[in-house]
RNA sequence: GCCGGGGUAGCUCAGUUGGUAGAGCGUCCGGCUGUUAACCGGGCGGUCGGCGGUUCGAGUCCGCCCCCCGGCGCCA
Repeated sequence: GCCGGGGUAGCUCAGUUGGUAGAGCGUCCGGCUGUUAACCGGGCGGUCGGCGGUUCGAGUCCGCCCCCCGGCGCCA
């Protein structure tokens, strides 16, 4: 340099045909219990990697760029 995969909550990851951004874990509060754990209910938590474009509307489509993983290639 080329090809492929990926970047979404603190972590691990979903997100269908473009139409209100979600789950589990964690965290906080509460219930239950003599207490803890377990269990149950609820809350908080988001620049959807960045910028721009298309569209009434973009996590999703298009362009450029950044970062991570894998493969191939080049130089030595």

The prediction has a mean pLDDT of 81.
A computed fold for a 76-nucleotide RNA from a Candidatus Njordarchaeota archaeon, annotated as transfer RNA.
Rfam family: tRNA. The family's RNA type in Rfam is transfer RNA. Rfam's curators write: Transfer RNA (tRNA) molecules are approximately 80 nucleotides in length.